[in-house]
RNA sequence: GGGCCUGUAGCGCAGCCUGGUAGCGCAUCUCGUUCGCAACGAGAGGGUCAGGGGUUCAAAUCCCCUCAGGUCCA
Numbered sequence: 001g002g003g004c005c006u007g008u009a010g011c012g013c014a015g016c017c018u019g020g021u022a023g024c025g026c027a028u029c030u031c032g033u034u035c036g037c038a039a040c041g042a043g044a045g046g047g048u049c050a051g052g053g054g055u056u057c058a059a060a061u062c063c064c065c066u067c068a069g070g071u072c073c074a
Base pairs, nucleotide, nucleotide: 001073002072003071004070005069006068007067010026011025012024013023020057028044029043030042031041032040033039050066051065052064053063054062
């Protein structure tokens, strides 16, 4: 330098192919059960979907560029 893969909540990930309300588990907070803790149950908060641009009525999703990590080739 070139090819491919990955980037979504504090952490691990799904959703992308086939555009249409951003979700799951753990964690955090509140409440209940308990003398208390753990465990369990109920609820709540938390996101510039790596960044920018384009297409579209509408983009996490399609297209282009860039950045970061991984891997292969030279």
The RNA shown here (transfer RNA) has 74 nucleotides and comes from Streptomyces chumphonensis. Rfam family: tRNA. By type it is a transfer RNA. The coordinates come from a structure-prediction model, not an experiment, and the mean pLDDT is 85. Lineage of the source: Bacteria > Actinomycetota > Actinomycetes > Kitasatosporales > Streptomyces.